Predicted 3D model of a 516-nucleotide part of an RNA (small-subunit ribosomal RNA, 5' domain) from a Bacteriovoracaceae bacterium.
Lineage of the source: Bacteria > Pseudomonadati > Bdellovibrionota > Bacteriovoracia > Bacteriovoracaceae.
[in-house]
Context: one part of a larger RNA
RNA sequence: GAACGAACGCUGGUGGCGUGCCUAAUACAUGCAAGUCGAACGAGAAAGUCCUUCGGGAUGAGUAGAGUGGCGCACGGGUGAGUAACACGUAGGUAACGUGCCUAUUAGUGGGGGAUAACACAGGGAAACCUGUGCUAAUACCGCAUGUGAAAGUAAUUUCAAAGGUGGCGUAAGCUAUCGCUAAUAGAACGGCCUGCGGCGUAUUAGCUAGUUGGUGGGGUAAUGGCCUACCAAGGCGACGAUACGUAACUGGUCUGAGAGGAUGAUCAGUCACACUGGAACUGAGACACGGUCCAGACUCCUACGGGAGGCAGCAGUAGGGAAUAUUGCGCAAUGGGGGAAACCCUGACGCAGCAACGCCACGUGAGUGAGGAAGGUCUUCGGAUUGUAAAGCUCUGUCCUUAGGGAAAAAUGGUCAUGAACCUAAUAGCUCAUGGCUUGAUGGUACCUAAGAAGAAAGCACCGGCUAACUUCGUGCCAGCAGCCGCGGUAAUACGAAGGGUGCAAGCGUUGUUC
Numbered sequence: 001g002a003a004c005g006a007a008c009g010c011u012g013g014u015g016g017c018g019u020g021c022c023u024a025a026u027a028c029a030u031g032c033a034a035g036u037c038g039a040a041c042g043a044g045a046a047a048g049u050c051c052u053u054c055g056g057g058a059u060g061a062g063u064a065g066a067g068u069g070g071c072g073c074a075c076g077g078g079u080g081a082g083u084a085a086c087a088c089g090u091a092g093g094u095a096a097c098g099u100g101c102c103u104a105u106u107a108g109u110g111g112g113g114g115a116u117a118a119c120a121c122a123g124g125g126a127a128a129c130c131u132g133u134g135c136u137a138a139u140a141c142c143g144c145a146u147g148u149g150a151a152a153g154u155a156a157u158u159u160c161a162a163a164g165g166u167g168g169c170g171u172a173a174g175c176u177a178u179c180g181c182u183a184a185u186a187g188a189a190c191g192g193c194c195u196g197c198g199g200c201g202u203a204u205u206a207g208c209u210a211g212u213u214g215g216u217g218g219g220g221u222a223a224u225g226g227c228c229u230a231c232c233a234a235g236g237c238g239a240c241g242a243u244a245c246g247u248a249a250c251u252g253g254u255c256u257g258a259g260a261g262g263a264u265g266a267u268c269a270g271u272c273a274c275a276c277u278g279g280a281a282c283u284g285a286g287a288c289a290c291g292g293u294c295c296a297g298a299c300u301c302c303u304a305c306g307g308g309a310g311g312c313a314g315c316a317g318u319a320g321g322g323a324a325u326a327u328u329g330c331g332c333a334a335u336g337g338g339g340g341a342a343a344c345c346c347u348g349a350c351g352c353a354g355c356a357a358c359g360c361c362a363c364g365u366g367a368g369u370g371a372g373g374a375a376g377g378u379c380u381u382c383g384g385a386u387u388g389u390a391a392a393g394c395u396c397u398g399u400c401c402u403u404a405g406g407g408a409a410a411a412a413u414g415g416u417c418a419u420g421a422a423c424c425u426a427a428u429a430g431c432u433c434a435u436g437g438c439u440u441g442a443u444g445g446u447a448c449c450u451a452a453g454a455a456g457a458a459a460g461c462a463c464c465g466g467c468u469a470a471c472u473u474c475g476u477g478c479c480a481g482c483a484g485c486c487g488c489g490g491u492a493a494u495a496c497g498a499a500g501g502g503u504g505c506a507a508g509c510g511u512u513g514u515u516c
Base pairs, nucleotide, nucleotide: 001516002515003514004513006512007511008510009509010508013363014362015361016360017359018358019356020355021321026319027318028317030316031315032314035071036070037069040068041067048059049058050057051056078274079273080272088198089197090196091195092194093193094192097191098190099189102187103186104185105184106183107182108181109180110144112142113141119134120133121132122131123130124129149160150159151158152157164179165178166177167176168175169174200246201245202244207237208236209235212234213233214232215231216230217229218228219227249271250270251269252268253264254263255262256261276297277296278295279294280293299310300309301308302307327353329352330351331350335349336347337346338345339344366396367395368394369393376387377386378385379384401453402452403451404450405449406448410443414439415438416437417436418435419434420433421432423430460505461504462503463502464501465486466485467484471500472499473498474497475496481488482487
């Protein structure tokens, strides 16, 4: 000199864009953060309103709220405790592998069965919840058939499927469109595993290792492998630093520097790990699963003492810790995600707003004129000098501010309706495309524009001995104090304190901390 997720002191006008628990991975009150589908399925209220023969009926409504089932909950969001490791980065390998949804292609989707929740009844319990009996449906579950194909095998052969829903036409049988379902191949994208190389401190850590190193058989996995197991052999690593200990998430990047390098890893992006602590599996395409399950532990809460409930390192917020870090806000309008045929629903992701000079950038605190060089202050050699065109006065302007009026873009490639065309079809169902109409904004009556008013409400902080730009007077008297280094202060202090003046930066200025 530069930089900062900064803090502290004094001060503080406006706007835009960013950033904001670095400490206790401490404990958490409360609310919200993951649901959705009636076009998979069976059941199915009530309030209210209307009618009534007063028994009830209609509507609300096949709505709400539950249940079975499907998909999602493995994404998104948080944190950095652990980890010195194939965790990360980079370059490769996988003839040793997997993949739901998506895209393309091929072939199918036949015919049966038995249950079970919801529900009803009965019972237990303070509660959480649980038990028994009975009824019922499915795209839930299970056989059979078929076998384009796929898997195993040299081959013969063996094994492996499926589900329907909605719309249209039709008296029906059935036909058809579309969304599904099953088997398989390929793709896209995503992952698992393996390997070379690379990035840290200590040798005042020198030896380490029995599943250890290798082989065979077996098991296990999507898959290789001591991954696991039985037996056999005695290997394997190490001064090119093994082992041990300490520290640490890694990277793109960021800061600094002419560069080489050094330091660092907030925000944003990629990867990894974790989810009260430890362990385990289940479901599933995918987890050994933050807002799932089970066990153990610590802690907190409820309890009728028998037993139960919980996990903010999600968004807000609270207590605590700390020098220190924000609102228990608005909205799904946009972007993205989940579900759904769609309408739509959900989304503390996200978009916005609030708070903070925390940072960067921009603007302002007025402009012109104005000498009797006013008054006052300070200094003085008492002549004057300086503050100083500074003020006052006069003439203007309106950033900002106040009031009033107008008022966005972000919204379409969305939704819906109508018309037309092509494809499929028996079809004016459906699907795709084009055109036109209508419709959707949290931010926000915000940005911006116009008019009126008004110089009005808007300057401080540090320094002035040298380094280092900027000097005098008074007070103090080795005292009080200053100080980054050299050093000032003991009666004429440009170095302490105050004043006047000056210098520097400026809505900031200094100090402290850290890095180069």